[in-house]
Molecule: transfer RNA
Organism: Phenylobacterium sp.
RNA sequence: UUCCCGGUAGCUCAGCUGGUAGAGCGGCGGACUGUCAAUUCGUAGGUCGCUGGUUCAAGCCCAGCCCGGGAAG
Numbered sequence: 001u002u003c004c005c006g007g008u009a010g011c012u013c014a015g016c017u018g019g020u021a022g023a024g025c026g027g028c029g030g031a032c033u034g035u036c037a038a039u040u041c042g043u044a045g046g047u048c049g050c051u052g053g054u055u056c057a058a059g060c061c062c063a064g065c066c067c068g069g070g071a072a073g
Base pairs, nucleotide, nucleotide: 001072002071003070004069005068006067007066010025011024012023013022019056027043028042029041030040031039049065050064051063052062053061
């Protein structure tokens, strides 16, 4: 320098060929228990890496850039 994969909740990751963003764990509150743990019910938490474009509509498509990993030279 070129190419490939990835960046989504605090963490690990889903998200189907574009149609109002989810799970598990963790946090908080309740139930249960003599208490804790476990179990169970509920709940909060997101400018989807950044900027721009296409579109009625973008996590998803296009362009540039940033970060992590890999390959080639």